[in-house]
RNA sequence: AUCUCAUAAAGAGCGGUGGAGGGAACGGCCCGACGAAACCGCGGCAACCCCCAGAUUGUGGGAAGGUGCCAAGUCCGGCAGAAGUGUUUCUGAGAGAUGAGAG
Numbered sequence: 001a002u003c004u005c006a007u008a009a010a011g012a013g014c015g016g017u018g019g020a021g022g023g024a025a026c027g028g029c030c031c032g033a034c035g036a037a038a039c040c041g042c043g044g045c046a047a048c049c050c051c052c053a054g055a056u057u058g059u060g061g062g063a064a065g066g067u068g069c070c071a072a073g074u075c076c077g078g079c080a081g082a083a084g085u086g087u088u089u090c091u092g093a094g095a096g097a098u099g100a101g102a103g
Base pairs, nucleotide, nucleotide: 002102003101004100005099006098007097013042014041015040016039017038021031022030023029026077027076028075043070044069045068048066049065050062051061052060053059074095079092080091081090082089083088
């Protein structure tokens, strides 16, 4: 690389270096010289792993450690279905993301 399972309308940013890109890809729509990516420092969020209780696969609590994350619903869409009637809403799939495990 790949496979399995779980999760997602919530939440959380400042400074330094840097100097034009970034939001996975594509189509949109956005963000960006009032400073993009990347790296560093500090801070924070959350609670997957983890710890405690308890008890049965769920519940309550914690946050030292391992990850992750800190514009917009996973920013929105594509494929299938349902409702509506115009250009919408909902459900599911797919894809991607994160974690835990397999390999």